[in-house]
Description:
A computed fold for a 72-nucleotide RNA from secondary endosymbiont of Heteropsylla cubana, annotated as transfer RNA. The prediction has a mean pLDDT of 81. The gene name in the source record is tRNA-Arg-CCT-1-1. NCBI's taxonomy places the organism under Bacteria, Pseudomonadati, Enterobacteriaceae, ant, tsetse, mealybug, aphid, etc. endosymbionts, aphid secondary symbionts. Its Rfam family is "tRNA". Gene Ontology term of the family: triplet codon-amino acid adaptor activity.
RNA sequence: GUCUCCGUAGUUAAACGGAUAUAACAAACCACUCCUAAGGGUUAGUCACAGGUUCAACUCCUGUCGGGGACA
Repeated sequence: GUCUCCGUAGUUAAACGGAUAUAACAAACCACUCCUAAGGGUUAGUCACAGGUUCAACUCCUGUCGGGGACA
């Protein structure tokens, strides 16, 4: 340099173009306990960036940025 795959919460991942973007672990709080842990309840937190298509975009298209892989 060319091709290809990927980018969603603190972490790991889901989400036919259509409901308030979902779960696990982690975090905060509550209850329990003599105390702690485990288990239970509640809460907050996320679509890499920009543009386009569409009534409607995490999803489709284009570009940029970042990461993995293959070839040279």